[in-house]
A computed fold for a 533-nucleotide part of an RNA from an uncultured bacterium, annotated as small-subunit ribosomal RNA, 5' domain.
Context: one part of a larger RNA
């Protein structure tokens, strides 16, 4: 010094920390959804109109239009966030360079466009199969889903020229290559206008990919290792260089400056210790990497070879009508197990951040909080002043006395904390409605930005904090006392019982065992054990 554990003890608060062992197995709940301003449809409600009954009123049907909800198609996100450290001695990480060998959704800036068509399909409806999971056939339908055509500012391919060390860059001819709408406002119904989305390209930003120099544990009782191995030519493949892969050719490449093999291990900022140099470690927090029951594989996508996606195989577990299916907590809680040992099956999206959305908003076990544990650090308290007959009592005694000891009693005060009562935050920025100014515009619509007024949003929590009240009342233990090492006597025991970190104590006067009194050290802690310096 510790992510500690154990023993005895235990008043309060603040801030932290809390599965280190079995990357063992997991019941249950939750942890990634969102958009109706992309789309058809279904359901619910309001309602102009029309019809029938009828008596004003009411009932039934129809139903332009408006509002709400959403199973499905479609878009974006599920590659972030969260967990763990099994593997990995490696360009994995750290640091410094390089890419004339690369990609990058959303975002920013700029240029150009957005014309005209088509065929389906889910859903709905009809009809089957299956215990279920699920699934077959038919009819019909939409889109920002899908597919042609047109156009090409650009981009790309090929050829030629300029330029370059070179495949960067520039010019010219030819071939190829794109798209989608939605929501407001005005309208003389022709259109105009705002916002957002779409397509192609250039640049940026951000994030990644690849290459290299140097650094990165132990072992020689591991001395030789290697055949896609080392290099070349050509091809394939990738976003991209490359034996990355393949065909052919050559025989190379690494190694005592430790190859190859074995063991151990995520790594760094850092943490602990130390005067430093060093040594040990890598919890929490932050960066990077790897993994997601075990092994393998690809699909989709800007991005994965994907923790809560797919497929295959395996082990394990569950359901079954025995035909067949389902699952993956190293997410948050929680259970069992193993262990010396590690917490709540809690509250809230109010704040910060994220996904989606035009927004309102929805989702968020991220996060913010509360709870439990003296696990750690820090702070506070358990009273203060006076008080000698030096009381009683304990212990010791040379029996005179000494000591516990101003300690107590008693007297006078105080009110921290805890308790009770009352008041009561900050954390809130926003958002909505109305009015108004500027921009945009044909426009005083709409929309965007600002200003003002009003309404409204707090899990923590009736908490922090403040005030009042009462009363010393509710709050001290642990270890040691032979030397090292601060602190001594009596009794019991008698090499017994026992102590012990080392030296060593104990066999009848034990300051070393056990008890008591006293003393010393620390104090809500004190000791012991383990480990590091």
């Nucleotide at each position: 010094a510790u992510g500690a554990a154990c023993g005895c003890u235990g008043g309060c608060g603040g801030c932290g920390u809390g599965g280190a062992u079995a990357a063992g197995a997991c019941a249950u709940g939750c942890a990634u959804g969102u958009c109706g301003a992309a789309c058809g449809a279904a359901g619910a409600g309001a309602a102009a109109u029309u019809u029938a009954g009828u008596u004003u009123a009411c009932u039934a049907a129809u139903g332009a239009u408006c509002u709400c909800u959403u199973a499905g198609u479609g878009g974006c996100g599920g590659a972030c966030g969260g967990g763990u450290u099994a593997g990995u001695a490696a360009c994995g990480c750290g640091u410094g360079a390089g890419c004339a060998a690369c990609c990058u959704g959303c975002c920013u800036u700029a240029a150009a466009g957005a014309g005209g068509g088509g065929g389906a399909u889910a859903g709905u409806c009809c009809u089957g199969g299956g215990a279920a999971a699920c699934u077959g056939g038919g009819u019909u339908u939409a889109a920002u889903a899908c597919c042609g055509c047109a156009u090409a500012a650009g981009c790309u391919c090929c050829u030629g020229c300029c330029a370059u060390u070179a495949u960067a860059g520039g010019c010219a001819a030819g071939g190829g290559u794109a798209a989608a709408g939605c929501u407001g406002g005005c309208u003389u119904c022709g259109g105009c206008u705002a916002g957002u989305g779409c397509u192609u390209u250039a640049a940026g930003a951000u994030g990644g990919g690849c290459u290299c120099g140097c650094g990165u544990c132990c072992u020689a009782u591991c001395a030789g290792c290697u055949u896609g191995u080392u290099g070349g030519u050509g091809a394939g493949g990738u976003a991209a260089a490359g034996g990355c892969u393949c065909a052919c050719c050559a025989a190379g490449g690494c190694u005592a400056c430790g190859a190859c093999g074995g063991g151990u291990a995520g790594u760094u900022g850092g943490u602990c210790u130390g005067a430093g140099a060093g040594g040990a470690c890598g919890a929490u927090c932050a960066g990077c990497a790897a993994c997601a029951c075990u092994g393998g594989a690809a699909c989709u996508g800007a991005g994965a070879c994907a923790c809560g996606g797919u497929c295959c195989a395996g082990a394990c577990a569950c359901c079954u009508a025995c035909g067949g299916g389902u699952g993956g907590c190293a997410g948050c809680a929680g259970u069992c197990g193993a262990g010396a040992a590690u917490c709540a099956u809690u509250c809230a999206c109010a704040a910060u951040g994220g996904a989606c959305g035009a927004a309102a908003g929805u989702c968020u076990g991220a996060u913010g909080g509360u709870g439990c544990a003296a696990c750690g650090c820090c702070g506070c308290g358990u009273g203060u002043g006076g008080g000698a007959u030096g009381a009683a009592g304990g212990c010791c005694u040379u029996a005179g006395g000494g000591u516990c000891g101003u300690a107590a009693a008693c007297c006078a005060c105080u009110g921290u904390c805890a308790u009770a009562u009352g008041g009561g935050a900050g954390u809130a920025a926003g958002u909505c409605u109305u009015a108004u100014a500027a921009g945009u515009u044909a426009a005083u619509a709409c929309c965007u930005u600002g200003u003002a007024a009003g309404g409204u949003u707090g899990a923590u929590a009736g908490u922090a904090c403040c005030a009042u009240a009462a009363g010393a009342g509710g709050a001290a233990g642990g270890g040691a006392c032979g030397g090292c090492u601060a602190a001594c006597u009596u009794c019991g025991u008698g090499c017994c019982a026992g102590c012990a970190g080392c030296c060593g104590c104990g066999g009848u006067a034990a300051u070393a065992c056990g008890a008591a009194g006293g003393u010393c050290c620390c104090g809500a802690g004190c000791g012991u054990u383990a480990u590091u310096c």